[in-house]
RNA sequence: CAUUAGCUCAGCUGGUAGAGCGACUGACUCUUAAUCAGUAGGUCGUGGGUUCGAUCCCCGCAUGGCC
Numbered sequence: 001c002a003u004u005a006g007c008u009c010a011g012c013u014g015g016u017a018g019a020g021c022g023a024c025u026g027a028c029u030c031u032u033a034a035u036c037a038g039u040a041g042g043u044c045g046u047g048g049g050u051u052c053g054a055u056c057c058c059c060g061c062a063u064g065g066c067c
Stems, first nucleotide, its partner, number of pairs: 001064003006021004015052001023039005045061005
């Protein structure tokens, strides 16, 4: 310094979380791929605290990276 979907990452300084890729379903196609449409998938590393409300603020812990 980082930890958010299977992977790579956003989230504008607190108001009930998103994109790309991937997966699945459908359309198209002789078939596959490509393309198009849609769907599913998250206890936001973990334990506390503050707050009406925490991915966001504070403290500890864990894991990884750098000096």

Predicted 3D model of a 67-nucleotide RNA (transfer RNA) from Petrotoga mexicana. Taxonomically the source falls in Petrotoga (Bacteria, Thermotogati, Petrotogales, Petrotogaceae). The sequence is in RNAcentral, with records from MGnify.